[in-house]
């Protein structure tokens, strides 16, 4: 120095350009003598700027971080 892939919830994932969602975590309840498991429930997220759109997590650009080729 070139070129790919990726960034959604505390953690791993999903989501034909049209209401962001599960799992597991965490808190609260019912049950129990007490506790665990179970059941209900709540909680919480699209990396950062811009552009295209009636409408962007998504599609186009720049940067940032991660990994991974090539030199």
């Nucleotide at each position: 120095g070139g070129g790919g892939c990726u960034a959604u919830a505390g953690u791993u994932c999903a989501a034909u350009g049209g209401u962001a969602g599960a799992a597991c975590g965490a808190c609260g309840g019912u049950c129990u003598c007490c506790a665990a498991a179970a059941c209900c429930g709540u909680u919480a997220a699209u990396c950062a700027g811009g552009g295209u759109u009636c409408a962007a997590a998504u599609c186009c650009u720049u940067g940032u971080g991660g990994c991974c080729c090539c030199g």

Transfer RNA from a Candidatus Colwellbacteria bacterium, 71 nucleotides, folded computationally. Its mean pLDDT, the model's own confidence on a scale to 100, is 85.